[in-house]
Context: one part of a larger RNA
RNA sequence: CUCUGGUUAAGGAACUCGGCAAAAUAACACCGUAACUUCGGGAGAAGGUGUGCCUCCUUUGGUGAAGCGAUUCGCACGCGGAGCUUAAGGAGGUUGCAGUGAAAUGGGGGGAGCGACUGUUUACUAAAAACACAGGACUCUGCUAAGUCGAAAGACGCAGUAUAGGGUCUGACGCCUGCCCGGUGCCGGAAGGUUAAGGGGACUUGUUAGGGGCAACCCGAAGCAACGAACCGAAGCCCCGGUAAACGGCGGCCGUAACUAUAACGGUCCUAAGGUAGCGAAAUUCCUUGUCGGGUAAGUUCCGACCUGCACGAAUGGCGUAACGAUUUCCCCACUGUCUCAACCAGGGACUCA
Numbered sequence: 001c002u003c004u005g006g007u008u009a010a011g012g013a014a015c016u017c018g019g020c021a022a023a024a025u026a027a028c029a030c031c032g033u034a035a036c037u038u039c040g041g042g043a044g045a046a047g048g049u050g051u052g053c054c055u056c057c058u059u060u061g062g063u064g065a066a067g068c069g070a071u072u073c074g075c076a077c078g079c080g081g082a083g084c085u086u087a088a089g090g091a092g093g094u095u096g097c098a099g100u101g102a103a104a105u106g107g108g109g110g111g112a113g114c115g116a117c118u119g120u121u122u123a124c125u126a127a128a129a130a131c132a133c134a135g136g137a138c139u140c141u142g143c144u145a146a147g148u149c150g151a152a153a154g155a156c157g158c159a160g161u162a163u164a165g166g167g168u169c170u171g172a173c174g175c176c177u178g179c180c181c182g183g184u185g186c187c188g189g190a191a192g193g194u195u196a197a198g199g200g201g202a203c204u205u206g207u208u209a210g211g212g213g214c215a216a217c218c219c220g221a222a223g224c225a226a227c228g229a230a231c232c233g234a235a236g237c238c239c240c241g242g243u244a245a246a247c248g249g250c251g252g253c254c255g256u257a258a259c260u261a262u263a264a265c266g267g268u269c270c271u272a273a274g275g276u277a278g279c280g281a282a283a284u285u286c287c288u289u290g291u292c293g294g295g296u297a298a299g300u301u302c303c304g305a306c307c308u309g310c311a312c313g314a315a316u317g318g319c320g321u322a323a324c325g326a327u328u329u330c331c332c333c334a335c336u337g338u339c340u341c342a343a344c345c346a347g348g349g350a351c352u353c354a
Stems, first nucleotide, its partner, number of pairs: 001349008010340002014338001019335001027051005036041001038172001052094008061085003067079003095099001107333007114325002119131002135170007147156003173320004178250003183247002185243005192238003198232002204226004210219003251269005278312001279309001290306005
């Protein structure tokens, strides 16, 4: 110097990102216990008092001797309560610095965010506000179900049957969940438009029996081929409706009241419709350490308000909420070597020597 323990004057978080670490609390009995609350809780809330040993007394439980009664004279039975023991209580005494004498053995309170809760998770840097959850909603599925695995057979679903099963979203509970169907999706419709394979075969072309021609060559039926126009052809799409707890979306400018300011009011443009309730500098606020209030001597955090919401907002749920949390944040009490500021002790290493 380092590690692991122990003690410390005065102060007591001044340390630090942060009380990290340490200290403190602690057992049992009794007294006592707030806001709030889903009436269960909160709660071991908080906050107090007692605790050893000796003697005596009272009471409780256990065991149950002697003795007595009765007897069919062996047991067994009834009464009886000594002694021992157990657990509480009371009175008196006694002792140490200290009596849950060691060890083991909750620190507590208040405000707020998030998530209701118990649970689950990144085996080896994340345990959480993430996942799940009971509950809610939409949607598909009538049974050889939908869906899933599998070229298939077959199996699961299910030895179930819409109070069932699959998918998606939300996430206890309370109060609620506004407007928009123009786009995309889904569902329904079938009149019209478009339209594949296929059907249909017009026209045209090749070939040549034959005919014409002195010849070169020309014309050319049938057949066989080639090409192939109208026209007839489903679903889909176009089209017409519905649907947002489907994917999603939810405006701008100008003016106006008898101080000023502001604008209940008016005008105008655009849109499918222009954000309702509730909340709001928020896990969301850039400007921003917004402004005001509280707490501190002093507060970029915290709490309560305001609303100018860069860029909250209603099951990608909104706002509350008792209980719960190795959750996040702020404050207070207790407590302390975290610190002012360091010191000493014990042991292990390092170090020196062998």